[in-house]
This is a predicted structure of a 346-nucleotide part of an RNA (small-subunit ribosomal RNA, central domain) from a metagenome.
Context: one part of a larger RNA
RNA sequence: CUGGGUUUAAAGGGUGCGUAGGUGGGUCUGUAAGUCAGUGGUGAAAUCUCAGAGCUUAACUCUGAAACUGCCAUUGAUACUAUAGACCUUGAAUUUCCUGGAGGUUAGCGGAAUAUGUCAUGUAGCGGUGAAAUGCUUAGAUAUGACAUAGAACACCGAUUGCGAAGGCAGCUGACUAUAGGUAGAUUGACACUGAGGCACGAAAGCGUGGGGAUCAAACAGGAUUAGAUACCCUGGUAGUCCACGCCCUAAACGAUGAUUACUCGACAUACGCGAUACACAGUGUGUGUCUGAGCGAAAGCAUUAAGUAAUCCACCUGGGAAGUACGACCGCAAGGUUGAAACUC
Numbered sequence: 001c002u003g004g005g006u007u008u009a010a011a012g013g014g015u016g017c018g019u020a021g022g023u024g025g026g027u028c029u030g031u032a033a034g035u036c037a038g039u040g041g042u043g044a045a046a047u048c049u050c051a052g053a054g055c056u057u058a059a060c061u062c063u064g065a066a067a068c069u070g071c072c073a074u075u076g077a078u079a080c081u082a083u084a085g086a087c088c089u090u091g092a093a094u095u096u097c098c099u100g101g102a103g104g105u106u107a108g109c110g111g112a113a114u115a116u117g118u119c120a121u122g123u124a125g126c127g128g129u130g131a132a133a134u135g136c137u138u139a140g141a142u143a144u145g146a147c148a149u150a151g152a153a154c155a156c157c158g159a160u161u162g163c164g165a166a167g168g169c170a171g172c173u174g175a176c177u178a179u180a181g182g183u184a185g186a187u188u189g190a191c192a193c194u195g196a197g198g199c200a201c202g203a204a205a206g207c208g209u210g211g212g213g214a215u216c217a218a219a220c221a222g223g224a225u226u227a228g229a230u231a232c233c234c235u236g237g238u239a240g241u242c243c244a245c246g247c248c249c250u251a252a253a254c255g256a257u258g259a260u261u262a263c264u265c266g267a268c269a270u271a272c273g274c275g276a277u278a279c280a281c282a283g284u285g286u287g288u289g290u291c292u293g294a295g296c297g298a299a300a301g302c303a304u305u306a307a308g309u310a311a312u313c314c315a316c317c318u319g320g321g322a323a324g325u326a327c328g329a330c331c332g333c334a335a336g337g338u339u340g341a342a343a344c345u346c
Stems, first nucleotide, its partner, number of pairs: 003318004007300002012314001014201004021194003025088007033081002035077008049065006091191001092188005097182004103177007110154001114150008125136002162169002206247006216240001220236004258313006266291009295302002319346003328339004
C1' cells in the first nucleotide's frame, strides 16, 4: 500500500457555515471523451513459456513458435458514466395560513433569602463540633421588631419536559431577532449531499483595562485531629465568582456513537400540531423516552432516534512505554494551545 476497523479493546474532528474537490433524481434527443468490438502498425535482441536440436547427461547453448497483457492510428457499437440541448416533479427551496418553545440580544420591574448599617425591645451568652477550641459578646452580642443600603441568584411550578449546531439556556414584562413543526394549494425546476484548506461560534478556569464586591471561596492565617497533618473538620479570609470591552480555545466539549439519504416486526408512554370531536377509542406528522423481535455484536448490549441492510463524502486508527514529550513552525500579553517524532526499552 492493500485489507480490516473507529459505543466500551487503538480510532468520530467540540460544533456549525462553506471554497476547491468527490458524489448525485426522472424522460427524450444529439455527440462519442471514458467504455466495448473489429482491422492495421508498433511493442529491438536477450530473458520468461512451449515444441524440437547440440555438447555422453544436466546446467548451458542453438532453432522455431507463442507471448510481450502496452501504445498509436482507423472503422464501428451506444447500455452505463460524461458532455450539449429540451422537458418533468417526487429531492431541495420559496410563499399563504396556523402553532410551539428555559432559542438569542437588550431594557425595565418583582419578592424571598443573605450581609451590613441605624433605631427599638431585651440580658448573658452566642457560634461551632464526633468532642472542642480559635472567633464574636456588658463599648450590650446572639434573639425579636421596624426602616435603609448593597450585590448576586431566581424556591414552588419542574418533569424520563421543552428549545438550541454544539457550548448551553429557567423569576416576570416589553422591544428587536433567529428557528422548528403542521396543513392544503401555489411558485422555481435538481437549484442537492458531503466538505481538505478557510471563516465563525465555543463550559469552567485563566489573562488585560475599567467598574462592582452581598454570598461563596483557591492562596493565606488561626483552632482542632494526628506519631506527623503543608489535608479531611471548624473560625476567618484575598484573588476569583458579577458587569462592559478585548484575549485565551481547552474539557469525561460524552450518546465516549461524524453528516446525509433510502429500506426493515411490534408494544407502551410523553411534548407540540393536523384531522375528527361530548369524554373515550381509533387515524396521521415531527420530536423525546422505555421495552422487545429479526438482524447485528467478542460480549455487555444496539434494535425505525440502529451498533440492522445499503449508498455518498469527510475525519481518524494500525502493539505498550518513552509522549501528546523533544525539536521546528504557526498562534498567544502570559499561562499555554495547534501540529507532532525518534533513540532507547518491553
Source information
Its mean pLDDT, the model's own confidence on a scale to 100, is 87. Its Rfam family is "Bacterial small subunit ribosomal RNA".